[in-house]
RNA sequence: CUGCGGGAGAGAGCUGGAUAAAACCAGCCGCCGAAGGCGCAACUCGCUCGGAAACGCUCAGGCAAAAGGACCGUGG
Numbered sequence: 001c002u003g004c005g006g007g008a009g010a011g012a013g014c015u016g017g018a019u020a021a022a023a024c025c026a027g028c029c030g031c032c033g034a035a036g037g038c039g040c041a042a043c044u045c046g047c048u049c050g051g052a053a054a055c056g057c058u059c060a061g062g063c064a065a066a067a068g069g070a071c072c073g074u075g076g
Stems, first nucleotide, its partner, number of pairs: 001076006011029001013028005030063003036059001037057003043051002
């Protein structure tokens, strides 16, 4: 890096358009943190330089299912 398996949280929100519905577009609030990003700096290093969290922020992303998903197990 990749295959397989497991994998949480939070409105199937309201209004309008288009529409059978969901998805899509625009607006309006309410929320989530475990893609990513940013920040602090716990931690790491003999010390420094550096690296850096599952902590914080929510720009992004997400809030029925699907998809995605940090991380864990296992194979290559």
The RNA shown here (Glycine riboswitch aptamer) has 76 nucleotides and comes from a marine sediment metagenome. Of the family's consensus pairs, 84% are formed in the model. Its Rfam family is "Glycine riboswitch aptamer". From the family's description: This family represents the bacterial glycine riboswitch. Its mean pLDDT, the model's own confidence on a scale to 100, is 82. The sequence is in RNAcentral, with records from MGnify.